[in-house]
Source information: The part of an RNA shown here (small-subunit ribosomal RNA, 5' domain) has 491 nucleotides and comes from an uncultured bacterium. Model confidence (mean pLDDT): 88 of 100. The full RNA is in RNAcentral, with records from ENA, Greengenes and SILVA.
Context: one part of a larger RNA
């Protein structure tokens, strides 16, 4: 010099694009933040209708989602990451491709109805009903499993023939749209494998599921991942084992590099979700707004007994030097549902507050000397402020009235939250818009006064004790300027 998620002081016109709880992973009042599907089903309730029935809307059985979208960096020194390979040890809902198939039967249950505990939250009996819910049979195949053969050290991989075992659902507005096996692909994922990136040796020895190896269990899947039971192993100065610290990375700041030094915003991973366990569902989780227990808070109670979890967005206390609106929109972009219409979507566009940053603009332009006045100075003649100003002319960016007004919209029509904004036109009028910090050296830029080792300055060296360019004031100057100095961290 450069750099900040900054912060304080002083000062503040505009805009565009960024950007904003770094501290208490403290505690939370209130909304909102995942549902859809009635073309799976049977029902309530309302509108029309004699009626079949159509619509609407409700909760319920039933499907898909809810494991992802968003936040957090406590934990973690580990195959968590980031490279590099493996998987002949593995899985994959929806989406794509190819094949091959959807036949027959059953018994329930929830909503209704209805009887009862309960203060609540709920809960417990009695009848009755459906399905794409649930079972049971049937066919079945290249699926699977077992016997055999081949190959191969094994593990396993392939083949034939045989036994054996296991599917399926229906809706419909008749277009379609689902459903079942097997393969394939894509696309996501588990699992191992080398290699690397902190500090302390004032941690020097750890280690009993420990190492290994049989069996067996488990798991999608190798494995001490678990259990017997057998052997004694494994690891360490190339730093085990213990402690401190700490999400890693892609990048980021500086720098000539080589390094240092960091991981805010974006993006890939991981990692958590009041604290701790734990499993159930599902292709997936051991699941942020699921479910059990156990703890701590809160809050509710008729005291018996319940309910709750913002490290989603806002907003709120609290802690800090410090950090936003309890906003519009689902118009676009993306998700989830659903045939579609369409719902939802605090993801997401956007608007709003902060100079927090960086970029861009504006506070005007030319004239103008008798160098006015006023201020400071003085050698009293001047000298400076200073063309500054006054004045004359001109311009109008910005501003302020009035008018016109997009693009983003794809897909034939329709549809914009942002927004009547951006941006066009006309009028007005210089009109609305300047300061912080320095002036001994370093370091650009000096004079007076007051003060008198006093009050004070101060990054360093140093200034002040009666003529201080270094303290205070006030004129002059220097610098950068909507910012200027400060403090704090890095290079």
């Nucleotide at each position: 010099g450069g750099a900040u998620g900054a912060a304080c002081g002083c000062u503040g016109g505009c805009g565009g694009c960024g950007u904003g709880g770094c501290u208490a992973a403290g505690g939370c009042a209130u909304g909102c933040a995942a549902g859809u599907c009635u073309u799976a089903g049977g029902g309530g309730u309302g509108u029309a209708g004699c009626a079949a029935u159509a619509c609407a809307u409700c909760a319920c059985u039933g499907g898909c989602a809810a494991a992802c979208g968003g936040g957090u960096g406590c934990g973690u020194a580990a195959c968590a990451c980031a490279u590099u390979g493996g998987u002949a040890a593995c899985c994959u809902a929806c989406c794509u491709c190819a094949c091959a198939g959807c036949c027959g039967u059953g018994g329930a249950u929830a909503a209704c109805c209805u009887g009862c505990c309960g203060a609540a939250a709920g809960g417990c009996g009695g009848a009755c009903u459906a399905a794409u819910a649930c079972a049971c049979g049937a066919u079945g195949g290249u699926c699977a499993g077992u016997a055999c053969c081949u190959c191969g050290a094994a593990a396993g991989a392939g083949g034939c023939u045989a036994c054996u075992g296991u599917a399926a659902a229906g809706c419909u507005c008749c277009g379609g749209c689902g459903c079942u096996g097997u393969g394939a692909g894509a696309g996501g994922g588990g699992c191992c494998u080398a290699u690397g990136g902190u500090c302390c040796a004032u941690c020097a020895g750890c280690u009993a599921g420990u190492u290994g190896g049989u069996a067996g269990g488990g798991u999608a899947a190798c494995g001490g991942c678990c259990u017997a039971c057998c052997a004694a192993g494994g690891c360490a100065a190339u730093g085990a084992c213990g402690g401190a610290u700490a999400g890693c990375g892609g990048g980021u700041g500086u720098g000539a590099g080589a390094g240092c030094a960091u991981g805010a915003c974006c993006c890939g991973c991981c990692u958590c979700a009041c604290u701790g366990g734990g499993a159930c569902u599902g292709a997936g989780a051991c699941a942020c707004u699921g479910c059990c227990c156990a703890g701590a808070c809160u809050c509710c109670u008729a005291c018996g007994g319940g309910a709750g979890g913002c490290u989603g967005c806002a907003g709120u206390c609290g802690c800090g030097a410090a950090u936003c609106u309890u906003c519009c929109u689902c118009a676009a972009u993306g998700g989830c549902c659903g045939a579609a219409a369409g719902g939802c979507u605090g993801a997401a566009g956007g608007a709003g507050c902060g100079a927090c940053g960086c970029c861009g603009c504006g506070u005007g332009c030319a004239g103008g000397a008798u160098g006015a006045a006023g201020g400071u100075u003085u050698u009293a003649g001047g000298a400076u402020u200073g063309u500054a100003a006054a004045c004359u002319g001109c311009u109008u960016u910005u501003g302020c009235a009035c008018g016109g007004g997009a693009c983003g919209a794809a897909c034939a029509a329709a549809u914009g939250a942002c927004g009547g904004u951006a941006c066009c036109g006309u009028g007005c009028g210089a009109a609305u818009a300047a300061g912080a910090g320095g002036u001994u050296g370093c370091u650009a830029a000096c004079u007076c006064u007051g003060u008198g080792c006093c009050a004070g300055c101060a990054g360093c060296a140093g200034c002040g004790g009666u003529a201080a360019u270094a303290c205070a004031g006030a004129g002059a100057c220097c610098u950068c300027g909507a910012g200027c100095g400060u403090u704090a961290u890095c290079c």